[in-house]
């Protein structure tokens, strides 16, 4: 340099043939239980989906550009 994949919550990921308030597990916090802790149970908070532009009535999802990371080839 070319091709290709990935970027969504603190972490690991799902959701991607466009559709109404974006989800799970772990973690955090609060409570229950317990003599206490752990385990177990219940609840709460936390992300406008890497950035921008466009297409559309409507974009996490489609197109283009850019940024970051991985792989293959040169």
């Nucleotide at each position: 340099g070319u091709u290709u994949c990935c970027g969504u919550a603190g972490c690991u990921c799902a959701g991607c043939a466009g559709g109404a308030u974006a989800g799970a597990g772990c973690g955090a916090c609060c409570g229950c239980c317990u003599c206490c802790u752990a385990a177990g149970c219940g609840g709460u908070a936390g992300g406008c989906c890497g950035g921008g532009u466009g297409u559309u009535c409507g974009a996490a999802u489609c197109a283009c550009c850019c940024c970051g990371g991985g792989a293959a080839c040169g």